About this RNA:
RNAcentral holds the full RNA, with entries from SILVA. This is a predicted structure of a 483-nucleotide part of an RNA (small-subunit ribosomal RNA, 5' domain) from Glomus cerebriforme. The organism belongs to Glomus, within Eukaryota.
Context: one part of a larger RNA
RNA sequence: GGAUGAACGUUGGUAGUAUAUCUAACACAAUCGAGUCGAACGGCAGCACAGUUUUAGGUAACUAGAAUGGGUGGCGAGUGGCGAACGGGUGAGUAAUGCUUAUCUACUUGCCGAUUAGUGGGGGUAAUCCCGCAUGUGCUGGCUUUUUGUCAGGAAAGGAAGUCGUAAGACUUUCGCUAAUUGAGAGGGAUAAGUCGUAUCGCUAAGUUAGUUGGGGGGGUAAUGGCCUACCAAGACGAUGAUGCGUAGCCGGCCUGAGAGGGUGAACGGCCACAGGGGAACUGAGACAAGGUCCCCACUCCUACGGGAGUCAGAAGUGGGGAAUCUGCCGCAAUGGACGAAAGUCUGACGGAGUAAUACUACGUGAAGGAAGAAGGUCGAUAGAUUGUAAACUUCUUUUGGGACAGGUUAGGCUGUCCAGAAUAAGCCACGACUAACUAUGUGCCAGCAGUCGCGGUAAGACAUAGGUGGCAAACGUUAUCC
Repeated sequence: GGAUGAACGUUGGUAGUAUAUCUAACACAAUCGAGUCGAACGGCAGCACAGUUUUAGGUAACUAGAAUGGGUGGCGAGUGGCGAACGGGUGAGUAAUGCUUAUCUACUUGCCGAUUAGUGGGGGUAAUCCCGCAUGUGCUGGCUUUUUGUCAGGAAAGGAAGUCGUAAGACUUUCGCUAAUUGAGAGGGAUAAGUCGUAUCGCUAAGUUAGUUGGGGGGGUAAUGGCCUACCAAGACGAUGAUGCGUAGCCGGCCUGAGAGGGUGAACGGCCACAGGGGAACUGAGACAAGGUCCCCACUCCUACGGGAGUCAGAAGUGGGGAAUCUGCCGCAAUGGACGAAAGUCUGACGGAGUAAUACUACGUGAAGGAAGAAGGUCGAUAGAUUGUAAACUUCUUUUGGGACAGGUUAGGCUGUCCAGAAUAAGCCACGACUAACUAUGUGCCAGCAGUCGCGGUAAGACAUAGGUGGCAAACGUUAUCC
């Protein structure tokens, strides 16, 4: 000099764009954050409307009221489907089961694109839930010399609209369902190299390992493999630093630097890990699942004492810790996601507004003229010098701020025109040298200053105050950390 997720002190006008618990992965009151589909289903709690019955008025039409009413719209709860494994948070653990780069494959793949073949009959049922039978292109397995062939195994579900029909139902379109192939994207797995300190200029690390290393048999997995298991062999790693201990999420990047390097890993993006601590599986295409289940532990709450409920490292918020970090806001209008044929519903993702000079950028706090060089202040050799064109004063302008009207949109921001008025807007630090900027008074090794050198003991340019000056400016200084 540059930089910061900064903090502190003094001061503080506007706008835009970013950023905002770095500490206790401490504990959390109340609210919201994952639902959706009636075009899968039986139904009908509530709402609305037909229809029906009935009361009053009326000759009647009709009006008003009451009851009834799954017939219709629709729909709480329920069955079923899809989603809930995404999106959001945090960095505790992890020194390699991670990450980065490169190469590879013994594998899987819901939804999406393309293709082939099917979607028959039955039981129970409300059903697209559940269970059999049949068929089975292709698929899997066996036999066969490869082809060919043969044997065995194993599927499915219907809904809506339209047309025709008295109806049952038929046909068309469309959305589905089953088996399989393929693509895209995604995931699982493997290999190699790199990836902090202890570990040095100098003394303070040498052994570790029994499922351990390998084999073939079996099991398990979507799949390879000591992944698991019985048996056999005795290996495997290590001064090119094993093992242990400490520290730490990794990267794209970011800061600095001419570069090489050094530091760092907030925000944004990729990967990983975690969801009060520990363990386990279930469902599913996908989890060993933050707002799922089960068990143990810790803590909190309720209890009729029998037993239950909960877990903000989601958003906002509370307490606490701390030098220190925001609103219990608005909206699904946009982008994206889930579901749905769609309308749409949900979405604290997201888009916006709010708070904070936390950072960066831009603008303003007036412009031009104006010497009787006014007054006042300060200094003074008492002549004057300086503050200083600075002010006053004259003319002008209106960014910003205030107000009015109009326009427009999609929640919000917004856009245009006009009115009055210089009005609403400057501080902070320094002035001995380094280092730009000096005098007076007070103090008297005191009070104090200080980054380093050092100032202060009676003429202090170094302390304090005042005037003046220098620097930066809505900031200026200090502290902390990095280069």